[in-house]
Molecule: small-subunit ribosomal RNA
Organism: uncultured bacterium
RNA sequence: GGUUUGAUCAUGGCUCAGAACGAACGCUGGCGGCGUGCCUAACACAUGCAAGUCGAACGAGAAUCUUCCUUCGGGGAGAGGAAAGUGGCGCACGGGUGAGUAACGCGUGGGUAAUCUGCCCUUUGGUUGGGGACAACAGUUCGAAAGGACUGCUAAUACCGAAUAAGUCGGCCAUCUCUGCGGGGAAGGCCGGGAAAGAUUUAUCGCCGAAGGAUGAGCCCGCGUAUCAUUAGGUAGUUGGUGAGGUAAUGGCUCACCAAGCCGAAGAUGAUUAGCUGGUCUGAGAGGAUGAUCAGCCACACCGGGACUGAGACACGGCCCGGACUCCUACGGGAGGCAGCAGUGGGGAAUAUUGCGCAAUGGGCGAAAGCCUGACGCAGCCAUGCCGCGUGUGUGAAGAAGGCCUUCGGGUUGUAAAGCACUUUCAAUUGGGAGGAAAGGCUCACGACUAAUACUCGUGAGCUGUGACGUUACCUUUAGAAGAAGCACCGGCUAACUCCGUGCCAGCAGCCGCGGUAAUACGGAGGGUGCGAGCGUUAAUCGGAAUUACUGGGCGUAAAGCGCGCGUAGGUGGUCUGUUAAGUCGGAUGUGAAAGCCCCGGGCUCAACCUGGGAACUGCACCCGAUACUGGCAGACUAGAGUGCGGGAGAGGGAGGUAGAAUUCCACGUGUAGCGGUGAAAUGCGUAGAUAUGUGGAGGAAUACCAGUGGCGAAGGCGGCCUCCUGGCUCGACACUGACACUGAGGUGCGAAAGCGUGGGGAGCAAACAGGAUUAGAUACCCUGGUAGUCCACGCUGUAAACGAUGUCUACUAGCUGUAGGGGUACUUGAGACCUUUGUAGCGCAGCUAACGCAAUAAGUAGACCGCCUGGGGAGUACGGCCGCAAGGUUAAAACUCAAAUGAAUUGACGGGGGCCCGCACAAGCAGUGGAGCAUGUGGUUUAAUUCGAUGCAACGCGAAGAACCUUACCAGGCCUUGACAUCCUCGGAACUUUCUAGAGAUAGAUUGGUGCCUUCGGGAACCGAGUGACAGGUGCUGCAUGGCUGUCGUCAGCUCGUGUCGUGAGAUGUUGGGUUAAGUCCCGUAACGAGCGCAACCCUUGUCCUUAGUUGCCAGCACUCCGGGUGGGAACUCUAAGGAGACUGCCGGUGACAAACCGGAGGAAGGUGGGGACGACGUCAAGUCAUCAUGGCCCUUACGGCCUGGGCUACACACGUGCUACAAUGGCUAGGACAGACGGCCGCAAACCCGCGAGGGGGAGCCAAUCCGACAAACCUAGUCGUAGUCCGGAUCGGAGUCUGCAACUCGACUCCGUGAAGUCGGAAUUGCUAGUAAUCGCGAAUCAGAAUGUCGCGGUGAAUACGUUCCCGGGCCUUGUACACACCGCCCGUCACACCAUGGGAGUGGGUUGCUCCAGAAGUGGUUAGUCUAACCUUCGGGAGGACGAUCACCACGGAGUGAUUCAUGACUGGGGUGAAGUCAUAACAAGGUAACCGUA
Repeated sequence: GGUUUGAUCAUGGCUCAGAACGAACGCUGGCGGCGUGCCUAACACAUGCAAGUCGAACGAGAAUCUUCCUUCGGGGAGAGGAAAGUGGCGCACGGGUGAGUAACGCGUGGGUAAUCUGCCCUUUGGUUGGGGACAACAGUUCGAAAGGACUGCUAAUACCGAAUAAGUCGGCCAUCUCUGCGGGGAAGGCCGGGAAAGAUUUAUCGCCGAAGGAUGAGCCCGCGUAUCAUUAGGUAGUUGGUGAGGUAAUGGCUCACCAAGCCGAAGAUGAUUAGCUGGUCUGAGAGGAUGAUCAGCCACACCGGGACUGAGACACGGCCCGGACUCCUACGGGAGGCAGCAGUGGGGAAUAUUGCGCAAUGGGCGAAAGCCUGACGCAGCCAUGCCGCGUGUGUGAAGAAGGCCUUCGGGUUGUAAAGCACUUUCAAUUGGGAGGAAAGGCUCACGACUAAUACUCGUGAGCUGUGACGUUACCUUUAGAAGAAGCACCGGCUAACUCCGUGCCAGCAGCCGCGGUAAUACGGAGGGUGCGAGCGUUAAUCGGAAUUACUGGGCGUAAAGCGCGCGUAGGUGGUCUGUUAAGUCGGAUGUGAAAGCCCCGGGCUCAACCUGGGAACUGCACCCGAUACUGGCAGACUAGAGUGCGGGAGAGGGAGGUAGAAUUCCACGUGUAGCGGUGAAAUGCGUAGAUAUGUGGAGGAAUACCAGUGGCGAAGGCGGCCUCCUGGCUCGACACUGACACUGAGGUGCGAAAGCGUGGGGAGCAAACAGGAUUAGAUACCCUGGUAGUCCACGCUGUAAACGAUGUCUACUAGCUGUAGGGGUACUUGAGACCUUUGUAGCGCAGCUAACGCAAUAAGUAGACCGCCUGGGGAGUACGGCCGCAAGGUUAAAACUCAAAUGAAUUGACGGGGGCCCGCACAAGCAGUGGAGCAUGUGGUUUAAUUCGAUGCAACGCGAAGAACCUUACCAGGCCUUGACAUCCUCGGAACUUUCUAGAGAUAGAUUGGUGCCUUCGGGAACCGAGUGACAGGUGCUGCAUGGCUGUCGUCAGCUCGUGUCGUGAGAUGUUGGGUUAAGUCCCGUAACGAGCGCAACCCUUGUCCUUAGUUGCCAGCACUCCGGGUGGGAACUCUAAGGAGACUGCCGGUGACAAACCGGAGGAAGGUGGGGACGACGUCAAGUCAUCAUGGCCCUUACGGCCUGGGCUACACACGUGCUACAAUGGCUAGGACAGACGGCCGCAAACCCGCGAGGGGGAGCCAAUCCGACAAACCUAGUCGUAGUCCGGAUCGGAGUCUGCAACUCGACUCCGUGAAGUCGGAAUUGCUAGUAAUCGCGAAUCAGAAUGUCGCGGUGAAUACGUUCCCGGGCCUUGUACACACCGCCCGUCACACCAUGGGAGUGGGUUGCUCCAGAAGUGGUUAGUCUAACCUUCGGGAGGACGAUCACCACGGAGUGAUUCAUGACUGGGGUGAAGUCAUAACAAGGUAACCGUA
């Protein structure tokens, strides 16, 4: 930084960017330098090498050489020095590994007065004189071998006595000195023990005793050094003492005896894990992780045990024994140990050559030359890491070709390439060529030593001469851009974008998340970005993570205060003085290995790397000093704390007694039919007398009123009254003690309700249970009953949302108000005022807080101590321990799984939350629908097709303002393929037209007429036909890719912005509030002030008047008349159609706040938006439409395009919507009579008149229409008839006959006449419209249209009823509240069951590992004993002895065996819960009052 949310702040986890690696894997790979390279099986190892050397310690002595002798076979002597042996030194170093070890193992600092130390150095003293063997060797002999056995010979610097011994060691005596009082040092006397080796070139090297040094080692101590307490007790040589043994040395190290100690909550014992450190990686640091390479220490050497030798080992390439394994074997026996260097197999993701050399450095031996050295120096392999270099450089626009994209113009790859001009690092090639080399040897000179010109040593000179690497580094020649670039990524984090393919598929993914037909997220391509001989991925580490918080976090609500006290250890602690110097501070000394890190230099061309110096190593120890603070010690004080004295309040606790009201029950009386209960009922009680009422009695439990955010208590909790016992609190004034204090791990006590045990008690209430209801069900909610229990006594349990979700104590920090207890002041007159103190409440400032909020009773500012937290789930669960009679409590995980879970606040939405308000929303009314028949639309079904769309309101007389053909998109059949239509090209022809034939037609064939227009004479324009290809065409798909248009909420009153202000922020304010309105309409108030889109107004129409105008309209007055405004005339009226006026709460009164406004009134044609219309804010519904149109993408192209004929869209068991006509008398029928408005008319409306019963026909005047026509309006009125009936109602259906339109009425038109005369008698549940010229009712017209309305859109006629009101239903607006919702309640979400998978607990058990205890057993070895056997050195009286060896035996003990426990791992039929899964099943528990408020503990 990303990620929880619609958004916000916080909390909190997950995740990324960085660094780093002994790495591995994938793709790729030019060179060099310097490093590194089995992390796994301390698994097993073939083969070779890794420790020898010394002849100047010793005997013997092969080959070879010299020499002598010779019987020529050979022999002797000398030189020589191989192989082997005796002996010396080394083999304990160097090299490897990390199994074990939680330890004085390591680190650090000390001690050793408790010790040793070969070789080396210094000093000192010695080195006398003897003896006996054993290898080698020779012979014999056993064995397959490995290896022995016996006899004999021999040397030594091998072995053994003896002598001497200054000093040394042991004992005793006594002196001085130091001391930590244990002891040490120095000097002295006496006694005793105890040394030696020689070699050679004669001067050295050796050897022995002693002292000192150096080096190395042993032992001891302080401090530091992993996790687990679900390991709490461990320990008998254990702890100490005395004595002895043992060791180089202290010590229970070992033994005998004595005592009973010792360790442990500051973590013993046990379990698990682990070599430790310098350092390394990371980090700002503090820390965290780590312990490869290099260096120090330790441990180990096939596993276990043991000792020997030695200065040093309990010994990697030594020995013995046991075990496992491997090999050899003649089966009798033997051999072996790569965790040395290479190498092999195996394991594994994974780690190299069976190389060269001792040239250098170092080591062993040697006097030396030298020998040995898989230490080491080098080389080889591996991009494993770090560092450096290169793969060219400059120029080059026709911006080439190709690729990719494209809006088709172009853009990009891209100066990139090509081309031109240069350069040659590295690699290749030619030739040259340092340094790593100093020693050593020989010769000479000088010096020292010496008798010496020998010898030896030192210095110098000369000569000689030693290199694995190595064809070295480096320099140079030649040729030519020649030989040398990849990997990952491109949605955000995170630098880098387009096309194609795919279509929740294939796949990607570190987190969030992409993919369901336009994917910058998959795959490919082009382009780009990053790094570069590498680049990515994976694993593990630190960081970021202040996410364990020492530096540097928290706990009211996010995870987190123990339910509350008392109190132990511990931690912390008032004032003054003195002392001390432990903490603390300053200085100095030692140490803190080297390397590394850091700084300054130097060397490789640079760098990595190497190297010199410095700093640092924050630590430990010791010494000196300081004394403020803390601590220790001593003394004093009174402010903390406590005691005494006197008052006070109180449901504080325990025990005993007692009172009245009420419920229930019992008895009796009165009294009669119900009572009771509920939303409504029923179960239940009651005529056997209930309920009700009166009297009396019984019994248990609880204490109305007082009563109060009143009191008391640590908390739980405590409530009538009286008595007794008892704890705490508070106030007042003095006296006393003198820090006695605070907190408190463990510990201990108290601790609601429920529950358990024993015994009582039992009125009411009431889990379980029963019945009645409710319900789809109802194991519930409601009702009637009812047992445990509730009560008492004693005992247990020990938990609660045990909450103020706030640990205890102390101090400090503005105020105001109430209340309870005490005290004081003033004249106490007052239930008064003021002051003070202790509680308890409400507000509020600073401050704090994520916010909410807290705020002297802190969640503020500080201090002391304790407890607790570290993502959600799994889980407060499992296992184990402790407690409990049980229920259960307490302590308390992991696997696995998710990327969230959570807090507070915000805006919405929602609520079977609240308040206010509106609407034909309800109510009040009128008329309907739903029932019938028919019309029409839809669903369904059917069909070859019944084309398609619309689907709650907001689809369903909708698109369709009109399907017989056409329309038409559907179906069947017949045809066409540049196409019915558009543009371009070529060729031909005017276009066009008459008639005939075939065919259902499209079409095909034949045929007649016709040769046009313009012209610059080239041709051109229009049209027709043919051809070719670009293309046309598509009512094919996607309305969830879109534009446009439309519906709906809704003509609802809302929706926003700028600036300011408030808030960390989302946001709020404004827009809320008080009034008012139809209205966010207006007024007032107001941290808001203004503004915009909406409302209203402006527009049209209608209602009144005026002006103008007067035909086709009108006719008051005048005249004429055929009596018709017909005519003259009139311009008054109606009307027509242009323009104006008018209405604004303007005026009056009242109400209101002096406002806005409302109510009433006047005037007026009209009164409070006069009526109606057009007009539809921000937005919602992925609403509707790709079939009006337009359009992206996809799809079809002799067909999904086009033409034609016929059919279908008109089907019909059924269901629904919308209508028409009715069911009749407010009516039907007959006859007569009256009054409109608006509209249409040349492809037209059509009059008069004639014919027809009629539809209609004939006819054709008039009219392009204020003139003519459609056109008689109907209801209505008058008169008659019908008389309540399936009718003189109703008209469906069917039969017959016609008319009209039209190519054509069969499927499938309308109308007329005659006949027929169905259902239907006012319609269940439910439901619709309408508030006035409205509903209802009556007719008229128009669009579409050849014809075809009960539909739609208009027009007028007649013309009501009702509205108390806003409780309820529906919809909406504003405010408020709750919320676990935000896809927003059609939301969210819980549990069982079923299925699949995963990890885990229990489990009869089973199989391993480790380990305790008790026994058995006892190899090798060491020690003890020894009566057996053997025995060179010394002694001997010669018998033997001393001493030794072997054997035997005892003790200890490894392996092994048995038994019994503990612990851990694996596995186990079955079983328990848990987690995760697609749209399964059942219900609806929670979130809103979630529809019974939710939740906690318990049964």